[in-house]
This is a predicted structure of a 73-nucleotide RNA (transfer RNA) from a Candidatus Wildermuthbacteria bacterium. Model confidence (mean pLDDT): 81 of 100. RNAcentral holds the sequence, with entries from ENA. Its Rfam family is "tRNA". Rfam links the family to the GO term triplet codon-amino acid adaptor activity.
RNA sequence: GGCCCCAUCGUCUAGCGGUCUAGGACAGUGGGUUUUCAAUCCAUCAACCGGGGUUCGAGUCCCCGUGGGGCCG
Numbered sequence: 001g002g003c004c005c006c007a008u009c010g011u012c013u014a015g016c017g018g019u020c021u022a023g024g025a026c027a028g029u030g031g032g033u034u035u036u037c038a039a040u041c042c043a044u045c046a047a048c049c050g051g052g053g054u055u056c057g058a059g060u061c062c063c064c065g066u067g068g069g070g071c072c073g
Base pairs, nucleotide, nucleotide: 001072002071003070004069005068006067007066010026011025012024013023018056028044029043030042031041032040049065050064051063052062053061
C1' cells in the first nucleotide's frame, strides 16, 4: 500500500427496515430477607463510534472518516 471483518449500557452481548420508549446477563446503587456476611428476591442506573446519503421510516442499507482485528505484498 491492497483486500476482508468488526464497532450497541462499566463488561459480555441480542437486534435479518416499522411490534424499540433499544432487550438480557454480570457489575454498580437502593430496598426486602438474615444477628452479620454470602446466597436469594424486588426496584433502579446505564448504550447504538463520528459525519453524510437512501427511505414515509435506519442500531439495521449505502458512502466517507476514525478506531480495532486478520490476510497478502